RNA sequence: GGUAUAGCUCAGUUGGUAGAGCACGGGAUUGUGGUUCCUGAGGCCAUGGGUUCGAGCCCCGUUAC
Numbered sequence: 001g002g003u004a005u006a007g008c009u010c011a012g013u014u015g016g017u018a019g020a021g022c023a024c025g026g027g028a029u030u031g032u033g034g035u036u037c038c039u040g041a042g043g044c045c046a047u048g049g050g051u052u053c054g055a056g057c058c059c060c061g062u063u064a065c
Stems, first nucleotide, its partner, number of pairs: 002065003007022004016053001024040005046062005
């Protein structure tokens, strides 16, 4: 100096209600499985403070790599 966001890999614009792919649950299709399609669940954004009407995003400390 950089990174830390879903089980994993990663997005997240100018600060304004957090997303994708894969994986997982259910359904359709199939003789079964797989493929394909539909649908759903899953996050207090490493952690403690601060600024702000409002912080994943800005500022300071700490931790891990």

This is a predicted structure of a 65-nucleotide RNA (transfer RNA) from a pig gut metagenome. Its mean pLDDT, the model's own confidence on a scale to 100, is 81. Its Rfam family is "tRNA". Rfam links the family to the GO term triplet codon-amino acid adaptor activity. RNAcentral holds the sequence, with entries from MGnify.